[in-house]
Notes: The RNA shown here (c-di-GMP-I riboswitch aptamer) has 85 nucleotides and comes from a Gammaproteobacteria bacterium.
RNA sequence: AUCUGAUAAGGGCAAACCAGUCUAAAGGCUGGGGCGCAAUACCACGGGUCUAAGGCAUUUAUGCUAUGACAGCCGGGUUGCCAGA
Numbered sequence: 001a002u003c004u005g006a007u008a009a010g011g012g013c014a015a016a017c018c019a020g021u022c023u024a025a026a027g028g029c030u031g032g033g034g035c036g037c038a039a040u041a042c043c044a045c046g047g048g049u050c051u052a053a054g055g056c057a058u059u060u061a062u063g064c065u066a067u068g069a070c071a072g073c074c075g076g077g078u079u080g081c082c083a084g085a
Stems, first nucleotide, its partner, number of pairs: 002085004012037002017032006035072001041078003045075003048070003054065005
């Protein structure tokens, strides 16, 4: 430096759900919790998904729309612990 994650150790993160809090919502954050994760660390770059405040349209209660989100949906990029080869 590259590949691999069968084994071991020290650890790390943390889904659902619950409480609080922010948000129009999706969702975020904090605490509890622990399904999982060797990149489940970081980046919305490509695809995808969620929401639709505002805007637009209209048959007036519906449709469309991201400038809002999701990195634990799939790719891509960057960085990285331990062990083995």
Notes:
The coordinates come from a structure-prediction model, not an experiment, and the mean pLDDT is 87. Rfam family: c-di-GMP-I riboswitch aptamer. About the family: GEMM was predicted in a large-scale screen for bacterial structured RNA regulatory elements.